[in-house]
About this RNA
RNAcentral holds the sequence, with entries from Rfam. Predicted 3D model of a 187-nucleotide RNA (Lysine riboswitch aptamer) from Anaerobacillus alkaliphilus. Of the family's consensus pairs, 98% are formed in the model.

């Protein structure tokens, strides 16, 4: 020289990925709040207190009349298990006049499992949804390693070998890939 390199760095897929402003359209003429009629005692899971025949909860009308959550653009920022998703344990805003139990459940840690990435179609489920999210399955595609075949370059006079890029075809997963490199082995 060379190997190994789940010890660090830096980089590389592309409709990449998340966050935060803003600004639009939808939610939606829906909740809700009222006018007058009409009904007639109760009204969220239950108790208890407050309301309530001066009229509960409801229909039907007039008048006004939103927001959250989810979209799409446009900046900015962070970054390439970026992120998403499942279980499991812990806290746990909210729900509903108040108080308490029940029950539902944003989100937030830890642990642990799949999934390289994005399109799309079908189930299924979340949602006001024919939007778009999320899971499973299935298509092609695209990016990286691996083997194989061809075809070109290099090393050599020439094959064969290696080695480099290309084209096919197969598989595999990100704790992968490709640089460098710290530390060990080593001629």
């Nucleotide at each position: 020289a060379g190997g190994u390199g789940a010890g660090g760095u830096a980089g590389a897929g592309g409709c990449g990925c998340a966050a935060a402003a803003c600004u639009u359209a939808u939610c939606a003429g829906u909740a809700g709040a009222u006018u007058g009629c009409u009904u007639g005692a109760g009204g969220a899971u239950g108790a208890c207190a407050a309301c309530u025949g001066u009229g509960a909860a409801g229909g039907c009308u007039u008048u006004u009349g939103a927001a959250a959550g989810g979209a799409a653009g446009u900046u900015u920022u962070g970054c390439c298990g970026a992120a998403g998703u499942g279980a499991u344990a812990a806290u746990g805003a909210c729900u509903u006049u108040g108080u308490c139990a029940a029950a539902g459940g944003a989100a937030u840690u830890a642990u642990u499992g799949c999934u390289g990435g994005g399109g799309u179609g079908a189930c299924a489920u979340u949602g006001a949804a024919g939007a778009a999210g999320u899971g499973u399955c299935g298509c092609a595609c695209u990016g990286u390693c691996a083997c194989a075949a061809u075809c070109u370059g290099u090393u050599u006079g020439c094959c064969c070998a290696a080695u480099a890029g290309a084209u096919u075809g197969u598989g595999g997963a990100g704790g992968a890939c490709u640089a460098c490199u710290a530390a060990c082995c080593a001629a």
The source organism's lineage runs through Bacteria, Bacillati, Bacilli, Caryophanales and Anaerobacillus.